This is a predicted structure of a 77-nucleotide RNA (c-di-GMP-I-GGC riboswitch aptamer) from a soil metagenome. The RNAcentral record of the sequence draws on MGnify.
RNA sequence: CGACAAUGGCAAACCCGUCGCGAGACGGGGACGCAAAGCCACGGAUCAGGCCCCGGCCUGACAGCCGGGCUACCGAA
Numbered sequence: 001c002g003a004c005a006a007u008g009g010c011a012a013a014c015c016c017g018u019c020g021c022g023a024g025a026c027g028g029g030g031a032c033g034c035a036a037a038g039c040c041a042c043g044g045a046u047c048a049g050g051c052c053c054c055g056g057c058c059u060g061a062c063a064g065c066c067g068g069g070c071u072a073c074c075g076a077a
Base pairs, nucleotide, nucleotide: 001075002074009034010033014029015028016027017026018025019024032064038070039069040068042067043066044065046061047060048059049058050057051056
């Protein structure tokens, strides 16, 4: 750096169960897709709960929104 290569891997929406005020998370099913769709909440974006002097603030969520950090299989061009 990313192939009409090889070994594999992950798992959107939706459904069921559980937890949570909620965003959402976990387990099972299921595959839209993914070369980091592995991990990290550091900076933004978005979402939720609460407060408010209506300028905003606090606390959460989210890594498959973007940027950034760390690690990793294969080896064509």

Notes: Rfam family: c-di-GMP-I-GGC riboswitch aptamer. Gene Ontology term of the family: cyclic-di-GMP binding. Its mean pLDDT, the model's own confidence on a scale to 100, is 90.